[in-house]
This is a predicted structure of a 262-nucleotide part of an RNA (large-subunit ribosomal RNA, domain VI) from an uncultured Flavobacteriales bacterium. Rfam family: Bacterial large subunit ribosomal RNA. Gene Ontology terms of the family: structural constituent of ribosome and ribosome.

Context: one part of a larger RNA
């Protein structure tokens, strides 16, 4: 900036994109077949391979703002206790997120018209003939169907509401499994939107301090004390008041023009 008022939802579906894969074992059946040796069609079940989508329950990654051990070396006057620096100092562990080796699903089923082939009625050509009129099976390949995206589909669709007695949009603010930024999402006191707190799950692993116990290390009171993202709750605190943009034909009525009538 278009769709010929202007806006908010819901949609049709022209089109246009992805998928379309391959074993292998088991019954059928040691049947049909075949002297044997071997060994099925058709039809049913299981289970795999690579691929591809989705997810984080498990099974593992990482997780430098979580805990804990520990060296060296400053610092907090000293102890004891904390804290800086050393590649996050190093090492053990590890929520949430994100992830693959993890976990779940997917290629189907069916339907049309068809290939090469197989056929059924036919006659040219009294026989024969799948073809010439005509008919009926028939593949991963073709249109459907399966997933997604789709009205800039300028052919610009459709519905259902609202709207100058302002619909609806933006600014501004708290934020997000959304994100370069813009967008899109949720919310702004008629609030659970983020923080705080409060519980709870989870993480590490029994804090300082002081008691008892023991000669001492050291052990017990104590699953303690810490603690990012999780889940739930609570207006404590910050989304305060506000502020801009915003849509025409029609219909009313006044004047004027021109034009009919009288």
């Nucleotide at each position: 900036c278009g769709c010929u008022c202007g806006a908010g939802a819901u949609u049709u579906g022209a089109g246009c994109g992805g998928a379309c894969c391959c074993g292998u074992c088991c019954c059928u059946a040691g049947u049909a077949c075949g002297a044997g040796a071997g060994g099925a069609c058709c039809g049913g079940g299981a289970u795999g391979g690579a691929c591809g989508u989705a997810c984080c329950u498990c099974u593992g990654g990482u997780g430098u703002a979580u805990c804990u051990g520990u060296u060296g070396u400053g610092g907090c006057g000293c102890c004891a206790g904390c804290u800086g620096c050393a590649u996050u100092g190093c090492a053990g562990a590890g929520u949430a997120g994100c992830u693959a080796u993890g976990u779940a699903c997917g290629g189907a089923u069916g339907a049309g018209a068809u290939a090469a082939g197989c056929a059924c009625u036919g006659a040219a050509a009294g026989c024969a003939u799948c073809u010439a009129a005509g008919u009926g099976c028939g593949a991963a390949a073709c249109u459907c169907g399966c997933c997604g995206c789709g009205a800039g589909a300028u052919g610009a669709g459709a519905u259902c509401u609202c709207g100058u007695u302002g619909a609806g949009a933006g600014c501004c603010g708290u934020g997000g499994a959304a994100g370069a930024c813009g967008a899109c999402c949720a919310c702004g006191u008629u609030g659970a939107u983020a923080g705080g707190c409060c519980g709870c799950a989870g993480g590490u692993g029994u804090a300082a301090a002081g008691a008892u116990g023991g000669u001492g290390a050291c052990a017990u009171c104590a699953a303690a004390g810490c603690c990012g993202a999780g889940c739930g709750g609570u207006a404590c605190u910050a989304a305060u008041u506000g502020c801009u943009c915003a849509a025409a034909a029609g219909c009313u009525u006044a004047u004027g023009a021109a034009g009919a009538c009288g």